[in-house]
RNA sequence: GCCACUGUGGCUCAGAGGUAGAGCGGCAGUUUCGUAAACUGUAGGCCGGGGGUUCGAUUCCCUCCAGUGGCU
Numbered sequence: 001g002c003c004a005c006u007g008u009g010g011c012u013c014a015g016a017g018g019u020a021g022a023g024c025g026g027c028a029g030u031u032u033c034g035u036a037a038a039c040u041g042u043a044g045g046c047c048g049g050g051g052g053u054u055c056g057a058u059u060c061c062c063u064c065c066a067g068u069g070g071c072u
């Protein structure tokens, strides 16, 4: 320098055009002498930045940024 892939709650990931989900973790409660476990409830992300297409974009297109892998 070129090519590909990835970027979504604190963490790990799902979501392939129509009001954003799960597990773990956090908080509260039940239980216990107490802790853990278990069970119940609850808060938290406008989806890496910018632009475009569309009635509508996390999803499609362009560009930039960051990371991973490959090639020279």
Base pairs, nucleotide, nucleotide: 001071002070003069004068005067006066007065010024011023012022013021018055026042027041028040029039030038048064049063050062051061052060
Molecule: transfer RNA
Organism: Candidatus Methanoplasma sp.